Predicted 3D model of an 87-nucleotide RNA (c-di-GMP-I riboswitch aptamer) from Anaerobacillus alkalilacustris. The model forms 95% of the base pairs in the Rfam consensus.

């Protein structure tokens, strides 16, 4: 100097639930709250997967059904960036 890389330290994010605002819904904003997370940072027609069904189309004859994202999920996988640091 390089590789591997634990403990510790400095911190970070924030599930469910409650209130608040938006939305047809999924879900999201803001505040409280912590289940947890070494990427629980970022990326959604630039990969896969999942959720919803307003519009649209079909069917039906009143309500209910089917198809389908122009919607949503990154705390589903994935891609990509990144803090500290022994023997």
């Nucleotide at each position: 100097a390089a590789a591997u890389a634990a403990a510790a330290a400095a911190g970070g994010c924030a599930a469910a639930c409650c209130a608040u605002a938006g939305g047809a819904a999924a879900c999201u904003u803001u505040g409280g709250g912590a289940c947890g997370c070494a990427a629980a940072g970022c990326u959604a027609u630039a990969g896969g997967g999942a959720c919803u069904u307003c519009a649209u189309c079909g069917a039906u004859g009143u309500u209910g059904c089917g198809a389908u994202a122009g919607g949503u999920c990154a705390g589903c996988c994935a891609g990509u960036u990144a803090c500290c640091g022994a023997a």
RNAcentral holds the sequence, with entries from Ribocentre.